[in-house]
Background: This is a predicted structure of a 75-nucleotide RNA (transfer RNA) from a bacterium. Its mean pLDDT, the model's own confidence on a scale to 100, is 82. Rfam family: tRNA. By type it is a transfer RNA.
RNA sequence: GCGGGCGUAGCUCAGCCUGGUUAGAGUGUCCCCCUGUCACGGGGAAGGUCGUGGGUUCAAAUCCCAUCGCCCGCG
Numbered sequence: 001g002c003g004g005g006c007g008u009a010g011c012u013c014a015g016c017c018u019g020g021u022u023a024g025a026g027u028g029u030c031c032c033c034c035u036g037u038c039a040c041g042g043g044g045a046a047g048g049u050c051g052u053g054g055g056u057u058c059a060a061a062u063c064c065c066a067u068c069g070c071c072c073g074c075g
Base pairs, nucleotide, nucleotide: 001074002073003072004071005070006069007068010027011026012025013024020058029045030044031043032042033041051067052066053065054064055063
């Protein structure tokens, strides 16, 4: 230099192909219940510029372009 994969909650990931309800799950954190206390168990809450910028569209995590980071392969 060329090609490919990944980037979404603190962490691990789904959703993208086929655009459309308020962006979700597990785990963690906090609160409440339970318990003599802790753990376990039950209930609830907070937490997101969907890597970044731009474009298309009535509408973009999803389509298009550029770009950044990490990983793999080729040279």